Predicted 3D model of a 59-nucleotide RNA (Fluoride riboswitch aptamer (crcB RNA motif)) from Desulfovibrio sp. 86. The RNAcentral record of the sequence draws on ENA. NCBI's taxonomy places the organism under Bacteria, Thermodesulfobacteriota, Desulfovibrionales, Desulfovibrionaceae, Desulfovibrio. Of the family's consensus pairs, 100% are formed in the model.
RNA sequence: UUAAGGAACGGGGAUGGAGUUCCCCUUGAACCGCGUUUGCUGAUAACUCCUGCCACUGC
Numbered sequence: 001u002u003a004a005g006g007a008a009c010g011g012g013g014a015u016g017g018a019g020u021u022c023c024c025c026u027u028g029a030a031c032c033g034c035g036u037u038u039g040c041u042g043a044u045a046a047c048u049c050c051u052g053c054c055a056c057u058g059c
Stems, first nucleotide, its partner, number of pairs: 010025004016050006033040002
């Protein structure tokens, strides 16, 4: 100096926030939905809560 591996920090997982868990990436990265293209689903990677949106019902 180069390469590989490990650890720590950090980052990411199709539209907001928080907690927990899981997975991925190491900066030329992870990631950036699908489709019959006049269209469709969802605020989650998964679970829970809050906010926003939509539908139905009751007061």